The prediction has a mean pLDDT of 82. This is a predicted structure of a 549-nucleotide part of an RNA (small-subunit ribosomal RNA, 5' domain) from a metagenome. Its Rfam family is "Bacterial small subunit ribosomal RNA". The full RNA is in RNAcentral, with records from SILVA.

Context: one part of a larger RNA
RNA sequence: AAGGACCAAUCAUUAGGCAUGCAAGUCGAACGGGAUCUCUUGGACGGAACCUUCGGGGGAAGACCGGGAGUGAGAGUGGCGAACGGGUGAGUAACACGUGGGCAAUUUGCCCCUAAGCCCGGGAUAGCCCCCCGAAAGGGGGAUUAAUACCGGAUGUGGUCGUUCCUCGCAUGAGGAAUUGUCUAAAGGUGGGGAUCCUUCGGGACCUGCCACUUAGGGAUGGGCCCGCGGCCUAUCAGCUUGUUGGUGAGGUAACGGCUCACCAAGGCUUAGACGGGUAGCUGGUCUGAGAGGAUGAUCAGCCACACUGGGACUGAGACACUGCCCAGACUCCUAUGGGAGGCUGCAGUCGAGAAUCAUUCGCAAUGCACGAAAGUGUGACGAUGCGACGCCGCGUGGAGGAUGACUGCCUUCGGGUUGUAAACUCCUGUCAUGAGGGAAGAAUCGCCCGGGUGUAAAUAGCGCCCGGGUUUGACGGUACCUCAAGAGGAAGCCACGGCUAACUCUGUGCCAGCAGCCGCGGUAAUACAGAGGUGGCGAGCGUUGUUC
Numbered sequence: 001a002a003g004g005a006c007c008a009a010u011c012a013u014u015a016g017g018c019a020u021g022c023a024a025g026u027c028g029a030a031c032g033g034g035a036u037c038u039c040u041u042g043g044a045c046g047g048a049a050c051c052u053u054c055g056g057g058g059g060a061a062g063a064c065c066g067g068g069a070g071u072g073a074g075a076g077u078g079g080c081g082a083a084c085g086g087g088u089g090a091g092u093a094a095c096a097c098g099u100g101g102g103c104a105a106u107u108u109g110c111c112c113c114u115a116a117g118c119c120c121g122g123g124a125u126a127g128c129c130c131c132c133c134g135a136a137a138g139g140g141g142g143a144u145u146a147a148u149a150c151c152g153g154a155u156g157u158g159g160u161c162g163u164u165c166c167u168c169g170c171a172u173g174a175g176g177a178a179u180u181g182u183c184u185a186a187a188g189g190u191g192g193g194g195a196u197c198c199u200u201c202g203g204g205a206c207c208u209g210c211c212a213c214u215u216a217g218g219g220a221u222g223g224g225c226c227c228g229c230g231g232c233c234u235a236u237c238a239g240c241u242u243g244u245u246g247g248u249g250a251g252g253u254a255a256c257g258g259c260u261c262a263c264c265a266a267g268g269c270u271u272a273g274a275c276g277g278g279u280a281g282c283u284g285g286u287c288u289g290a291g292a293g294g295a296u297g298a299u300c301a302g303c304c305a306c307a308c309u310g311g312g313a314c315u316g317a318g319a320c321a322c323u324g325c326c327c328a329g330a331c332u333c334c335u336a337u338g339g340g341a342g343g344c345u346g347c348a349g350u351c352g353a354g355a356a357u358c359a360u361u362c363g364c365a366a367u368g369c370a371c372g373a374a375a376g377u378g379u380g381a382c383g384a385u386g387c388g389a390c391g392c393c394g395c396g397u398g399g400a401g402g403a404u405g406a407c408u409g410c411c412u413u414c415g416g417g418u419u420g421u422a423a424a425c426u427c428c429u430g431u432c433a434u435g436a437g438g439g440a441a442g443a444a445u446c447g448c449c450c451g452g453g454u455g456u457a458a459a460u461a462g463c464g465c466c467c468g469g470g471u472u473u474g475a476c477g478g479u480a481c482c483u484c485a486a487g488a489g490g491a492a493g494c495c496a497c498g499g500c501u502a503a504c505u506c507u508g509u510g511c512c513a514g515c516a517g518c519c520g521c522g523g524u525a526a527u528a529c530a531g532a533g534g535u536g537g538c539g540a541g542c543g544u545u546g547u548u549c
Base pairs, nucleotide, nucleotide: 007391016351017350018349020348021347022346025080026079027078030077031076037070038069039068040067041066042065043064045062050057051056087306088305089304097230098229099228100227101226102225103224106223107222111219112218113217114216115215116214117213119153120152121151122150129142130141131140132139133138158184159183161181162179163178164177165176166175167174168173188211189210190209191208192207193206196205197204198203232278233277234276239269240268241267244266245265246264247263248262249261250260251259281303282302283301284300285296286295287294288293308329309328310327311326312325331342332341333340334339359385361384362383363382367381368379369378370377371376398428399427400426401425409418410417411416432490434485435484436483437482438481442476447471448470449469450468451467452466453465454464455463456462493538494537495536496535497534498519499518500517504533505532506531507530508529514521515520
């Protein structure tokens, strides 16, 4: 000083501590059960309008107790997911990373292909109910119940092991064939259907579609392990090592291996730098440079490591598991003092530290992921908006004409010069901002309905695939953009001017005050200090500082 829009990035310091909210759920088409609400029906109450001969008649609403139908919350069992996605860079000098290979030493849920199967049974247990303990967190006992939860048996296309044989290979070995031998599996759910059979009249058997389940083989993808080579400083670190180096045997692992153990041997590494110390996540890349190089590793992408600190395993296809479990420690919180709870290096936010880094925003509309048959649900991933000129990019702050070259300022050799077409003045324009009106793309679907074709099949059911038509979905946002209106109106600064280095005079000061990146200026005419006029440079920026080349 501060107008707008777009894209990108924004705690580099304390891997310091964290209030609060959210960040991982989903499936009722695996299962039992079921609050609530609605409708209906029965009962016993209740007694309003209305009528009345005042005696009564009439019977609505309503709440209560049962039955039935629909709805299906919140929990629970079970399955899949939670190992992805997101964050950070502490540790790590290492097969961690990069690159090229190897595994005949290996694994891989979901997905795809192929072959075969899915039979008969059983006992429990959550939830609900009852009782008890506890301040709470939570826990114990009893009774009862379901399953794609758990268990037993059968079968064995296959697979494992054993035996026999064949083929091949760079060694250990690999592949294949045969075999009356050994061991080894499963679960159902949901649509549709016409005869027949059964039926507790709900349905089931039977046929058939889809999704699951089991076994085996192959693929794809993701991992695991091994090796060659490559990339920091230090010799004021010169010797290091006992599971150490190798062997035999065993255990362990998905798998090789001192990975672990027993025994045996005495080896193994090292001036081509072992061992020690310091520093550091690595890479694609990024910055710079003509290049060679040098420096660096924010954003984006790949890999690794970590999740309060240290250790450990469980579950699982996969973890030694950021928002799982156990133990120890430090810290914080609750407490009835007996005992409990917690982990923002997720998104916001807060304190602290610091020169320094943002909103406790909107949405699942798009892209993707999890679950689901699907509708859909969840998603601080993501898509958006907001803050800060932090960076990059574009635009405006007006344009044309206009000389007695006005005034002012400054300089002056006093003639004038310069500011300067600059201004005034005249004629225009309307970007942006302001007001009014219109108004997107991002949306493709999925599903459902209708029509057609095709496959499955007994089927003009159903289901799958393809085509056409209809229906539905927008956070941003009434935003971008377009049109109209008025009017130059609302919008320029910063640094420099001795040389390097583009740009000069006057006044003040007088080795003072001061300047300074280097050389150096200043001691009475300073183009170098300070101010002014002028000029040069850049421009919503400019200059300084730090850092790199």